[in-house]
C1' cells in the first nucleotide's frame, strides 16, 4: 500500500441485503411494591438524531463517495 469485517443508550446486541409511522433485546441506572432492612422478584420511568463530513432522494441507521478509529489478511 492493497482487501475484507466492524464503529447504532453507561455496556451488550438486533435494525442495513429490499429507504417510509414512535430505532429493538438484555444488563445496568432511578422510582415504586414488597421486607424491620438489604438482595431477589414485580411494576414503571429516563436514556441514542446510528463514527465524522458531503452527496443522491419526497424522505437516509439503511445506498453512493470521502475522512477517523479498531480487529483480520495479503505484499
Nucleotide at each position: 500500500g492493497c482487501c475484507u469485517c466492524c464503529g447504532u443508550a453507561g455496556c451488550u446486541c438486533a435494525g442495513c441485503c429490499c429507504g417510509g409511522u414512535u430505532a429493538c433485546u438484555g444488563c445496568g441506572a432511578c422510582g415504586g411494591u414488597u421486607u424491620c432492612g438489604u438482595a431477589a422478584a414485580c411494576c414503571g420511568u429516563a436514556g441514542a438524531u446510528c463514527g465524522u463530513g458531503g452527496g443522491u432522494u419526497c424522505g437516509a441507521a439503511u445506498c453512493c463517495c470521502a475522512c477517523c478509529g479498531g480487529g483480520g489478511g495479503c505484499u
This is a predicted structure of a 75-nucleotide RNA (transfer RNA) from a Thermoplasmatota archaeon. It was read from a public genome assembly. Its mean pLDDT, the model's own confidence on a scale to 100, is 84. Rfam family: tRNA. Rfam classes the family as a transfer RNA.